[in-house]
Predicted 3D model of a 682-nucleotide part of an RNA (large-subunit ribosomal RNA, domain II) from a Candidatus Woesebacteria bacterium.
The coordinates come from a structure-prediction model, not an experiment, and the mean pLDDT is 83.
The organism belongs to Candidatus Woeseibacteriota, within Bacteria.
Its Rfam family is "Bacterial large subunit ribosomal RNA".

Context: one part of a larger RNA
RNA sequence: GCCGGCGAGUAUUUGAUAACUGCAAGGCUAAGAUAUUGUCAUAUCGAAGUCGUAGUGAAAGCGAGCCUUAAUAGGGCGUCUAGUAGUUAUUGAAUGACCCGAAACCGGGUGAGCUAACCAUGGUCAGGAUGAGUCCUGAUGAAAAUCAGGAGGAGGUCCGAACCGGUGUCUGUUGCAAGAGGCUCGGAUGAACUGUGGUUAGGGGUAAUAUGCCAAUCGAACCCGGAGAUAGCUGGUUCUCCCCGAAAUAUAUUUAGGUAUAGGGUUAUGUUAAGCUUGUUGGGGGUAGAGCACUGAUCGGGUGUCUGGGGCGAAAGCUCUAGCAUCUAGUCAAACUCCGAAUACCAUCAAGUGUUUCAUAGCACUCAGCACCUGGGAGCUAAGUUCCAGGAGCAAAAGGGAAACAAUCCAGACCUACAACUAAGGUCUCUAAUAGAUAUUUAGUGGUAAAGGAAGUGUAAGUCCUAAGACACCUAGGAGGUCGGCUUAGAAGCAGCCACCCUUUAAAGAAAGCGUAACAGCUCACUAGCCGUAGGAUUUAUGCGCCGAAAAUUCAACGAGGCUAAAAUAUCUAACCGAAGUUUAGGGUUUGUGCUUUGCACAAGCGGUAGGGGAGCGUUCUGUGUGCGUUGAAGGUGCCCUGUGAAGAGGCGCUGGAGCGAUCAGAAGUGAGAAUGCCGGC
Repeated sequence: GCCGGCGAGUAUUUGAUAACUGCAAGGCUAAGAUAUUGUCAUAUCGAAGUCGUAGUGAAAGCGAGCCUUAAUAGGGCGUCUAGUAGUUAUUGAAUGACCCGAAACCGGGUGAGCUAACCAUGGUCAGGAUGAGUCCUGAUGAAAAUCAGGAGGAGGUCCGAACCGGUGUCUGUUGCAAGAGGCUCGGAUGAACUGUGGUUAGGGGUAAUAUGCCAAUCGAACCCGGAGAUAGCUGGUUCUCCCCGAAAUAUAUUUAGGUAUAGGGUUAUGUUAAGCUUGUUGGGGGUAGAGCACUGAUCGGGUGUCUGGGGCGAAAGCUCUAGCAUCUAGUCAAACUCCGAAUACCAUCAAGUGUUUCAUAGCACUCAGCACCUGGGAGCUAAGUUCCAGGAGCAAAAGGGAAACAAUCCAGACCUACAACUAAGGUCUCUAAUAGAUAUUUAGUGGUAAAGGAAGUGUAAGUCCUAAGACACCUAGGAGGUCGGCUUAGAAGCAGCCACCCUUUAAAGAAAGCGUAACAGCUCACUAGCCGUAGGAUUUAUGCGCCGAAAAUUCAACGAGGCUAAAAUAUCUAACCGAAGUUUAGGGUUUGUGCUUUGCACAAGCGGUAGGGGAGCGUUCUGUGUGCGUUGAAGGUGCCCUGUGAAGAGGCGCUGGAGCGAUCAGAAGUGAGAAUGCCGGC
């Protein structure tokens, strides 16, 4: 891992509700007794007691009333009847209370044959080195002492085996080993190592303290017991069909992954005239928008003089500036409003729908929500962000489209069909289904992106020039006062400042560029000629395209192939395909209504998690009573068959070898795929 078996809402007591049964203003017996009996049990007694029949008051008490009070004035609770006992179902509480699961806590014991410390008594330490105090002899010295030689053998001394340890590294890592092996290394006469016997015990011991060790267990050993500790936590919780069908919110919480009440679901019963949808009519409002009349903010200009400052002036006054007031043109506001919708909300009437409303009672589940659209707050007008509100979805929704894709678009699956029509979306091939008309695009744009850029191209509109010759090229001119004045070393159109005139002209700026140190020089504006073609110049709006455009697996930003008078884009026309939608045909089932009343007709339904309700199947045993079986029971196995399903009878075979069913009831150790489930087999 697979297979087989086992494996989880049970029991008792006591409440609530519903259904059914008995009796009923009453109902019921308990302990116990008697009788019968084979046990289980059954029948008859047994009013002690208990619930109800009257309430009210704290109570005395009073009583269809009582209480409050000075008072009924008011108010509170009652009166106008149905209970009680049992059975079953659901559910609350107390018990282990659906099952498995802690770490822990407490009690009584067992452990120092491991290890820690200590006590008693024994044992062990090759060899080598060093050479303390002390002593002896000698020398020297007045002495103390010093020096030399010798003897001697001290030490938590040195080197290094046994022994004890465990420094570094390699191997080993289902090992030789639940701590070893190789090399290397520390101590090795000591606070050394070691044998044997003994002592200390868990709220404790021992400890040169490492929270170390106390039998491979130690921030509190192990064994048994309290014990089925507790677990707001995790996991698991076993047959079928039918009807309905949520929530992820509010408030509170030592509360935030729990719970209580409300909200939302379901079932039953009941009363009322509701509920919902659409429209009519009538309301209040201060949002969106808008506006500037208030409160504030804000840009430009004018005026005023009050206030302040600066400058000029002898003064008058002039001028600049800040503020205030006022006029004018233009703006802004969630906490501004002279205004002001749509919706929504409240009511009214009418129509439609039909119990959806409301109340009471039983039973729940839900309190982690999520992406999307709309109105907002926070944030960066960031987030697959966060917090509200309105909506429709997923959750709890399958089907079709979007290549694939909980939430997007279409659409809500009772079953069957090799029938039809459609939705979104599509119709060249993959792939079901297509043709046409008029335009646009040349970028594979389509099939990613901005500011910005551009004689790309289509459409519409305006202005100007033009056979008195436009536009472009070419030829010629482009002058004089004058080198304007100032400035400057210089300033001559062209460093800079001021001015920007006049003349001659067909025309020519006190100059739009290049240029010079300054001049010079080359162009331009402007004018004429030439040409003799016919349109040209410019502006605005708009359709489609172009550039802007760099990433990490080769294409990889159409699903692919591939597509250019498209298979792209825009507008239009007519077809078709396309879903579990709709229709058609047949069938099932729920609720309601009506009947010719146990079936038929009609109407509306039948997606579904948590959850509520209903109806059934099967297993074991018991009762009842009827059957089967050695001419083969149960069980096993193959095929055929019936029912919507859990399941089931029969038939034909094989196996097996002794018991086993149907009916109607009753009682449960009553259904297995999951619990890192338990046991067994392989």